[in-house]
RNA sequence: GAUCGAUAAGGGCAUACCCGCCGAAAGACGGGGACGCAAAACCACCGAUCUAAGGGAAUUGUUCCUAGGAUAGCGGGGCUACCGAA
Numbered sequence: 001g002a003u004c005g006a007u008a009a010g011g012g013c014a015u016a017c018c019c020g021c022c023g024a025a026a027g028a029c030g031g032g033g034a035c036g037c038a039a040a041a042c043c044a045c046c047g048a049u050c051u052a053a054g055g056g057a058a059u060u061g062u063u064c065c066u067a068g069g070a071u072a073g074c075g076g077g078g079c080u081a082c083c084g085a086a
Stems, first nucleotide, its partner, number of pairs: 004084002012037002017032004022027001035073001042078002045076003048071003054066005
C1' cells in the first nucleotide's frame, strides 16, 4: 500500500412510528425515537422501484401513458475516509 473486518478502542449514522415544516405527490428537512449499518459518507452513470404536477391519449364525473421529480438504508458502478485482531 492492497485486501479483509474482532463480542477490540474511541466514536459515528439512524428504521418504523410521533410532532413540526416544505412539496401536486413520491419524498426531503428539523426535533424526538432506534430497526439496523464498516462506508447507512458522497455521486442518479447502469438496472430496479415509487410518484405523475406539467404534457399527451382515450370510451372524458374518469381512466391510461409519460420524469426533467424521488429512493445512495434496493442492487451494481464511481469516488473519498476512521480504527487495526486474525